[in-house]
Context: one part of a larger RNA
RNA sequence: GGCACAUGGCGGAUGCCUUGGCAUCAGCAGGCGAUGAAGGACGCGGUAAGCUGCGAUAAGCCCCGGGGAGCGGCAAACACGCUUUGAUCCGGGGGUGUCCGAAUGGGGAAACCCGUGGCGCUUCAUGGCGUCAUAUCGCGGUCUGAAUUCAUAGGGCCGCGAAGCGAAACCAGGGGAAGUGAAACAUCUCAGUACCCUGAGGAAAAGAAAGCGAAAGCGAUUCCCUGAGUAGUGGCGAGCGAACGGGGAACAGCCUAAACCCCGCGGUUUACCGCGGGGGGUUGCGGGACCUCAACGUGGGACCUGCGAGGAUAGCGUAAAGUUCUGGAAAGUUCUUCCAUAGAGGGUGAAAGGCCCGUGCGCGAAAUCCAAGCAGGCUCUAGAGGUAUCCCAAGUAGGACGGGACACGUGAAACCCUGUCUGAAUCCGGGAGGCCCACCUCCCAAGGCUAAAUACUAGCUGAUGACCGAUAGUGAACUAGUACCGUGAGGGAAAGGUGAAAAGAACCCCUGAUAGGGGAGUGAAAUAGAACCUGAAACCGUGUGCUU
Numbered sequence: 001g002g003c004a005c006a007u008g009g010c011g012g013a014u015g016c017c018u019u020g021g022c023a024u025c026a027g028c029a030g031g032c033g034a035u036g037a038a039g040g041a042c043g044c045g046g047u048a049a050g051c052u053g054c055g056a057u058a059a060g061c062c063c064c065g066g067g068g069a070g071c072g073g074c075a076a077a078c079a080c081g082c083u084u085u086g087a088u089c090c091g092g093g094g095g096u097g098u099c100c101g102a103a104u105g106g107g108g109a110a111a112c113c114c115g116u117g118g119c120g121c122u123u124c125a126u127g128g129c130g131u132c133a134u135a136u137c138g139c140g141g142u143c144u145g146a147a148u149u150c151a152u153a154g155g156g157c158c159g160c161g162a163a164g165c166g167a168a169a170c171c172a173g174g175g176g177a178a179g180u181g182a183a184a185c186a187u188c189u190c191a192g193u194a195c196c197c198u199g200a201g202g203a204a205a206a207g208a209a210a211g212c213g214a215a216a217g218c219g220a221u222u223c224c225c226u227g228a229g230u231a232g233u234g235g236c237g238a239g240c241g242a243a244c245g246g247g248g249a250a251c252a253g254c255c256u257a258a259a260c261c262c263c264g265c266g267g268u269u270u271a272c273c274g275c276g277g278g279g280g281g282u283u284g285c286g287g288g289a290c291c292u293c294a295a296c297g298u299g300g301g302a303c304c305u306g307c308g309a310g311g312a313u314a315g316c317g318u319a320a321a322g323u324u325c326u327g328g329a330a331a332g333u334u335c336u337u338c339c340a341u342a343g344a345g346g347g348u349g350a351a352a353g354g355c356c357c358g359u360g361c362g363c364g365a366a367a368u369c370c371a372a373g374c375a376g377g378c379u380c381u382a383g384a385g386g387u388a389u390c391c392c393a394a395g396u397a398g399g400a401c402g403g404g405a406c407a408c409g410u411g412a413a414a415c416c417c418u419g420u421c422u423g424a425a426u427c428c429g430g431g432a433g434g435c436c437c438a439c440c441u442c443c444c445a446a447g448g449c450u451a452a453a454u455a456c457u458a459g460c461u462g463a464u465g466a467c468c469g470a471u472a473g474u475g476a477a478c479u480a481g482u483a484c485c486g487u488g489a490g491g492g493a494a495a496g497g498u499g500a501a502a503a504g505a506a507c508c509c510c511u512g513a514u515a516g517g518g519g520a521g522u523g524a525a526a527u528a529g530a531a532c533c534u535g536a537a538a539c540c541g542u543g544u545g546c547u548u
Stems, first nucleotide, its partner, number of pairs: 001547009015533001016497002020468002022465007029457002031165002039100003042055003046078002050074002061094006070082003105114003115134008136162009170201001171199005181188001185235001211218002222249005232240002253449003256393001260279008284427001286392004290386004299380003303377005310370004315363004321336002325332001337354002339343001345357003398422007408434001429444005484491002504532001507519004
């Protein structure tokens, strides 16, 4: 030196565990904000660095409920207190709430600086303190009011509203790529996707036929299945890709403009026009106005108010077991037994239906909120005939040119939108039925509203898992978006486990004296001793044997 065995160190794999994650489902909720949000800064504790909570009334104040013996957060300790006159704790309501932040009196390098006016306190006074108001824009009202007579612009005052944040989701609108595919590439595709902006809601959008269809009919919109990868479209390449119809989910329909009548105001060439208000009216077997007849009730409502079943936000009651043995410990084992609308689950010194919490079942709210339904208010709601005088949404429909959008790339290219130029008709009217024309059929544009079925999930509650189990699962099981890095945008960790219980090792000894160790003691175990469950390997020792 090697090998073997034994025994240690270092190390932290593995096993077991789980307070944390992940995913899905159901219910709730779907907003907060000038009554100052979201998010922060700085403070608040007897001792107090961090987290949590709170705001100069500062780990808290008041009231109303719940609850019933301990309590002063994580988090020990000492000190000092609170509490059956009901504390701590849980729920509801309120009060306080520094400074920054839309930040809004002005400024500003956020958490700071500096005002003005009113009121109050204080001071001999200067001054200081407290409190209220004081930004901008929009809309409405009112007063005033230039150049410039009337007027207008402008200004003052009063009232109401807006702003900012949020879930990296869902929705609508305005803009809008490229990598890619076409085996290159330009039309095309990717894709109206990503991304940017604006706006809104708990959903949004759409929506009550100028629709579809085809010789039969249907009857708003939205969503799902099918039709169907069909018909089409397409450098007829790559690709793109309907509709009718059928089956379901859910169902709901309405209001204006105009004609005509009335009222008011203004203009006035006064019997006319304009504006405002009320009535009337809302349709395509055309409707309405107008004239005549008839009815005064019946139904409805998505609006307002009240009541309100029930629900949400704390909680409450609750069945049934003892023993033997092993063991540190019984829930294991033995024997006998009980409950069960409860044998889900968790905990307890190992594995418990009957020990604890629960579970099943049954109850519960002073206060705040939601709410089916009911009542009242308010509001809406019908017919028949006649006449052919009036009305039936205009820079609109349509046309031309250029684009866009329709599954449809200009095509025979309809329908829809519109930048430019044009430009009708009023029921004997007008639009559509995929060029166009005729017949026929369907419908009534140029105003508006509309629940449900549909989409999503930041948040709350509950449930579930052939999901993870600390290099996994969130980046984060722990003071984590922390430490740390970066001028900054931004990047971004590592780090869980003594024991059933601290019973966390009194006392003694070694020593270089707060290290480390040896006794003693605790414990089932200390090779469970805090560098603490298990404790693999690499790596480093010690002892013994064999061998060189």

Predicted 3D model of a 548-nucleotide part of an RNA (large-subunit ribosomal RNA, domain I) from a Chloroflexota bacterium. The source organism's lineage runs through Bacteria, Bacillati and Chloroflexota. Its mean pLDDT, the model's own confidence on a scale to 100, is 85. It matches the Rfam family "Bacterial large subunit ribosomal RNA". Gene Ontology terms of the family: structural constituent of ribosome and ribosome.